Description:
The prediction has a mean pLDDT of 77. Predicted 3D model of RNase P RNA and transfer RNA as a complex of 498 nucleotides. It holds a member of the Rfam family "Bacterial RNase P class A". From the family's description: Ribonuclease P (RNase P) is a ubiquitous endoribonuclease, found in archaea, bacteria and eukarya as well as chloroplasts and mitochondria. It is annotated as a ribozyme.
RNA sequence: CCAGCCGGCCGGACGGCCGCCGCCGUGAGGCGGAGGAAAGUCCGGGCUCCAGCGAGACACGGUGCCGGAUAACGUCCGGCGGGGGCGACCCCAGGGAUAGCGCCACAGAAAAUAAACCGCCCCGGCCGGGCGUGCGAACGCGACAGGCCGGCGGUAAGGGUGAAACGGUGCGGUAAGAGCGCACCGCGCGACUGGUAACAGGAGCGGCACGGCAAGCCCCACCGGGAGCAAAACCGAAUAGGGGCGACACGGUACGGUUCUUACGCGAGUUAUCGCGUGGAAUGCGUGCAAGGCUCGUCUUCCAGCCGUCGCCCGGGUUGGUUGCUCGAGGCGGCCGGUAACGGCCGUCCCAGAGGAAUGGCCGUCACGUGCGUGGGCAACCACGCGCCGUACAGAACCCGGCUUAAAGGCCGGCUGGCACU
RNA sequence: GCGCCCAUCGUCUAGCGGUCUAGGACGUCGCCCUCUCACGGCGAAAACAGGGGUUCGAUUCCCCUUGGGCGCACCA
Repeated sequence: CCAGCCGGCCGGACGGCCGCCGCCGUGAGGCGGAGGAAAGUCCGGGCUCCAGCGAGACACGGUGCCGGAUAACGUCCGGCGGGGGCGACCCCAGGGAUAGCGCCACAGAAAAUAAACCGCCCCGGCCGGGCGUGCGAACGCGACAGGCCGGCGGUAAGGGUGAAACGGUGCGGUAAGAGCGCACCGCGCGACUGGUAACAGGAGCGGCACGGCAAGCCCCACCGGGAGCAAAACCGAAUAGGGGCGACACGGUACGGUUCUUACGCGAGUUAUCGCGUGGAAUGCGUGCAAGGCUCGUCUUCCAGCCGUCGCCCGGGUUGGUUGCUCGAGGCGGCCGGUAACGGCCGUCCCAGAGGAAUGGCCGUCACGUGCGUGGGCAACCACGCGCCGUACAGAACCCGGCUUAAAGGCCGGCUGGCACU
Repeated sequence: GCGCCCAUCGUCUAGCGGUCUAGGACGUCGCCCUCUCACGGCGAAAACAGGGGUUCGAUUCCCCUUGGGCGCACCA
C1' cells in the first nucleotide's frame, strides 16, 4: 500500500431571527424538551387489578450441549461438539430415531422384520460340432466347451437408479461368492484417567449389528395462573336502577308483602257496587333454610368472600377533573474482585412527561459527500471556484432488561493474508 | 397505545411435504355458431406478498419483514 476480519463510537456544528410544549415566577423572564433504534410488538420483568393467586391433575404454549451472569429471559459471558474459511474469524432450534406411530415422491430388483432385475456359479434333462481370445495371421480347449429348458438351488463381488442402498481397500479363500478368515482404515461397546460438567483420551472387547426426517406426531427434562396504564383508584356530571333470550334450574320450601279472582261467608247500600275475612292463582318483591352460581383454559380440592349471579343481544347517559406519571434493576467518573458477562464501594448529576400529542422554520458561516469547471500530475489523487445539490433511518405516549429489523455518511482501536522496501 | 387474525390468477376460492408445468368458477382475449348481439361450443393468457432457514425436496413447517382486517373507554 492492497484485500479482509472483529469491537466500539458519532450520526451535522456554531450564530442570529421567528415560533411550539411542560414547570417555576404577579411580571419581565428563567430552566428543561426524542432515539440508537423511541420502530416491529418477538421474549423477559416491575407495577395494577382479578378472593389467597393456595394445592393437585389434565390441556395448551414455550425452551432444549455444559457451566456461570442476572430481578428475569428464548438475552449475555466462558467452554464443549459439529461445519465453513489459507487466516484473523464466522455459523449452528446443538436433548431423544434400540418408547411407539408415521413419511421417504420419481427412478430403481430393493427405501428398511429386507429383498433379488441383469449378471456369476452349481445340479438335472435335451440339443450339439465347434467354442473362446485376437483387427488379422494365429493360438488354446476338446466330447469338455457352447445353446435351450427346469430347480419354491446358491450368491450379493460386478452393472445400473437415487438425496440416501445394510462398511472401504488389499490378500487369502471358494463351484461362484461373501467379514467367510486375516491386515489396515472406519464403526459400536467400553474398564480406567482428566475435567464441576458438556466432553476429551483410551487398555481391551465386538466381524459390523444400529439409514434419514422430531422447524411430522410424539417421549424426556425444565418453565409459564390470567389480563393489561383503554390496567387500576378517587371526585364530579348525566340517564330509563330499562327491555328480550338463555344457563344454574321445566325454577325447592316456610313466613310476610303486592296484584288478580265470573270461589265461599259476613257487613254496608234501593240497585250498580264497595269493605273485611277465608280459600285459590300469579309474582326473582323481602327475610330465613336448603341448594346453586361466580371469583378470567378445564376438572377436583382447601380456605375465604360476594350473591340472585353469569352469558349474549337491544336500548339510555357521559365523552370532565385528579392520581397512577416518572428518582430509576438510573446516567457519568474512579477504585477493587472476576478470563468475561457482571458484581461491590465511593464521589457526583437530575435529564420530556401533556391532551391525539410539543421538540420546528428561515438566513449566514463552516464540516462532509456529490455533480460541473479550471490548474497541477503518467495515474491514483490534490488545490480552488460554482450549485432555487444532498446530510440517512426514523420520531417518546406507564417504565425498565434484551432480541430483531431499518439506516446517507464518517471516526477510532485491535487483528489476519499478500506485495514492496529497510 | 394494547390484544388477535389473515395473505394463492383481475375477483371468489381448492390444494396429505413429492408426476404442481398449482385445479375450479366468474371475468378478459381469440376462434366457431348467427344477418347482428346474447346464449352455447372450443382454446389461450393470468397467481403461491418479499427474504432467510429446516428438509433430498416447501404453496404447505419455522423465523423476520411488508401489506390488510377485527376488537378493546366509562356510568346505570